[in-house]
Context: one part of a larger RNA
RNA sequence: CCCGCGACUGGACGGAAAGACCCCGUAGAGCUUGACUGUAGCUUGAUAUUGGAUUUCGGUAACGGAUGCACAGCAUAGGUGGGAGACUGGGAAACCACUACUUCGGUAGUGAUGGAGUCGCCGUUGGGAUACCACUCUUCUGUUAUUGGAAUUCUAACAUAGCGCCAUGAAACUGGUGGAUGGACAGUGUCAGGUGGGCAGUUUGACUGGGGCGGUCGCCUCCAAAAGAGUAACGGAGGCGCCCAAAGGUACCCUCAGAAUGGAUGGAAACCAUUCAAAGAGUGCAAAGGCAGAAGGGUGCUUGACUGUGAGAGUGACAACUCGAUCAGAGACGAAAGUCGGGCUUAGUGAUCCGGCGGUAUUGAGUGGAAAAGCCGUCGCUUAACGGAUAAAAGCUACCUCGCGGAUAACAGGCUGAUCUCCCCCAAGAGUCCACAUCGACGGGGAGGUUUGGCACCUCGAUGUCGGCUCGUCGCAUCCUGAGGCUGAAGCAGGUCCCAAGGGUUUGGCUGUUCGCCAAUUAAAGCGGCACGCGAGCUGGGUUCAGAACGUCGUGAGACAGUUCGGUCCCUAUCCAUCGUGGG
Numbered sequence: 001c002c003c004g005c006g007a008c009u010g011g012a013c014g015g016a017a018a019g020a021c022c023c024c025g026u027a028g029a030g031c032u033u034g035a036c037u038g039u040a041g042c043u044u045g046a047u048a049u050u051g052g053a054u055u056u057c058g059g060u061a062a063c064g065g066a067u068g069c070a071c072a073g074c075a076u077a078g079g080u081g082g083g084a085g086a087c088u089g090g091g092a093a094a095c096c097a098c099u100a101c102u103u104c105g106g107u108a109g110u111g112a113u114g115g116a117g118u119c120g121c122c123g124u125u126g127g128g129a130u131a132c133c134a135c136u137c138u139u140c141u142g143u144u145a146u147u148g149g150a151a152u153u154c155u156a157a158c159a160u161a162g163c164g165c166c167a168u169g170a171a172a173c174u175g176g177u178g179g180a181u182g183g184a185c186a187g188u189g190u191c192a193g194g195u196g197g198g199c200a201g202u203u204u205g206a207c208u209g210g211g212g213c214g215g216u217c218g219c220c221u222c223c224a225a226a227a228g229a230g231u232a233a234c235g236g237a238g239g240c241g242c243c244c245a246a247a248g249g250u251a252c253c254c255u256c257a258g259a260a261u262g263g264a265u266g267g268a269a270a271c272c273a274u275u276c277a278a279a280g281a282g283u284g285c286a287a288a289g290g291c292a293g294a295a296g297g298g299u300g301c302u303u304g305a306c307u308g309u310g311a312g313a314g315u316g317a318c319a320a321c322u323c324g325a326u327c328a329g330a331g332a333c334g335a336a337a338g339u340c341g342g343g344c345u346u347a348g349u350g351a352u353c354c355g356g357c358g359g360u361a362u363u364g365a366g367u368g369g370a371a372a373a374g375c376c377g378u379c380g381c382u383u384a385a386c387g388g389a390u391a392a393a394a395g396c397u398a399c400c401u402c403g404c405g406g407a408u409a410a411c412a413g414g415c416u417g418a419u420c421u422c423c424c425c426c427a428a429g430a431g432u433c434c435a436c437a438u439c440g441a442c443g444g445g446g447a448g449g450u451u452u453g454g455c456a457c458c459u460c461g462a463u464g465u466c467g468g469c470u471c472g473u474c475g476c477a478u479c480c481u482g483a484g485g486c487u488g489a490a491g492c493a494g495g496u497c498c499c500a501a502g503g504g505u506u507u508g509g510c511u512g513u514u515c516g517c518c519a520a521u522u523a524a525a526g527c528g529g530c531a532c533g534c535g536a537g538c539u540g541g542g543u544u545c546a547g548a549a550c551g552u553c554g555u556g557a558g559a560c561a562g563u564u565c566g567g568u569c570c571c572u573a574u575c576c577a578u579c580g581u582g583g584g
Stems, first nucleotide, its partner, number of pairs: 001584007010576003014571002022405001024403002027401002029397004035202005041195009051154016068137001078136005085119003094113001096111006158182003163178005205217003214234001218240006241386001242284001243343002248302007256280001258276006282291002285348001287346003306329003312323004318387001331340003354380007362373002412459001413457001414455003418452001420448006429439002466541001467539003471533001472530005479504003482499001484497004506520005547565004551560003
């Protein structure tokens, strides 16, 4: 060196299972409820099955009776018409008793006594006699008819069963029949209201230095933006979701803020005067760009904050947005030339559908109309997730499922090194004196890659995760042992620095612990790396499935770097590596 055999399990990001964690999908399912929309069921009403009677309360109609008070006025005048007489021995006035109504004055009726009158036409009133007749209104009442409500009652629909008899015989069921009980209720059908996670179908946004929580989502201004335009971030700053009948149009006129000086009350600032003052003022509201020859400040007259048109341009993927001369009409201001289709400009906003209102007369389902539609104008959206999925929508899942992703988190690695550990520079100061024996502020420069992070680069068709056990190996920034320098080193014992990694570096109590505290030792009880070394070597106490409980949160399903009890750890070694051994 080649070929074996026997072992071992460090590696082949070993095998197994298209990761169960995490994210995503306009994926699914189970569950919940104060999500949305339905629905079984329940309930209430109407109606059919469903009939009789009585009482009572209503509606309507017919007939009868009553009822009616402003003031003035013989007095309690409903209205209109006719009307000069009407009632009365078949008993008038008056008086007595009672009843009803009442505006308390009377009106109407009944009975008894009574015995011949009572009322109208005339004057007061808008209106003339309940003197008389007819029609009629308000309100009340009686009868009849009809209809409705409520209550009670009846029995014949209908219902009930531990009844009798029959089919039928031992029982059960069913049917017939008789009686009993209930009874037009109940039950059932149809229609409508309510309730309704009992059940069903669904929804429950996106961005995001993983997701959630928080924040944001449209429009305007500035910076970023790299001197044309445009240009991103959960980059840095602010605004808007209006307002104004003048703060619009036009003609004419004016010039600000501030300072200094002077001036009664009067001051730091009120008002007046002079000088200086290009703009620092003002411009309805943010910012920018503008603006004094004003776009700023006034006064007069006014409504162009018009109708029809739109050459030609700018922005935009589109939708859409923006600027705009001219022409016609009818106007405002101005002597005129002219200016005027809102506001110094850029924010002050919302497509389509659906519907309302005004106008118009294009269509008008055989024809004429109409309904309805169209066209013009206008109104109704924090459709603010603001290019707006529906008129209409929240949650939990550790009982979970599927698909995808290392496009994206948790472990480990990588990059970085803020944080961390260690070192150095400067030297204010402490150290009685003396910066540097020792310590070292304020600051500065590094190293390392053990902490916490940032990034999200391999791995989600799987790289098993804390601690312990076993087995180690390496670094040195050395805990002990060894060799030295300085010392604020007398000695002993120390401090600090330098060299040094050969060897060594304990046993227990508590806790799952690493760590830590404690006990007893020791020369010493070092710090780190090795996928926070090591689960195809062991364990499985912790964390991190399914069960259960407590506290807390939640209406709830459930949830909690809160707690508690319980909870399946697979692999026969092909290659490399390593150890032992044999042959050539």
Record summary: Large-subunit ribosomal RNA, domain V from a metagenome, 584 nucleotides, folded computationally. Its Rfam family is "Bacterial large subunit ribosomal RNA".